[in-house]
RNA sequence: GCGCCGGUAGCUCAGUGGUAGAGCAUUCGACUUUUAAUCGAAUGGUCGCGGGUUCGACCCCCGCCCGGCGUA
Numbered sequence: 001g002c003g004c005c006g007g008u009a010g011c012u013c014a015g016u017g018g019u020a021g022a023g024c025a026u027u028c029g030a031c032u033u034u035u036a037a038u039c040g041a042a043u044g045g046u047c048g049c050g051g052g053u054u055c056g057a058c059c060c061c062c063g064c065c066c067g068g069c070g071u072a
Stems, first nucleotide, its partner, number of pairs: 001071007010024004018055001026042005048064005
C1' cells in the first nucleotide's frame, strides 16, 4: 500500500431504515444488629469525524481518523 473486521453509556457488548438498549459499575431506597449478598429505582449517549441518499439513518453510499487480523 491492498483486503477483511471493528469504533454505540465509566467498562463489556446488543441494536439489518421508524421512541437508542442490556449486563456490570455509580447513586438512592428496601432487607439486615452492621457489612456483604439479594431485590427495587434513578443517573449516565454530539452512536469515531465530515458529506450524501431518504419523509425519516446507529443501520444504506462516499471520503477521512483510530484499533485488530491477513497479505507483500
This is a predicted structure of a 72-nucleotide RNA (transfer RNA) from Devosia sp. Root685. Its Rfam family is "tRNA". The family's RNA type in Rfam is transfer RNA.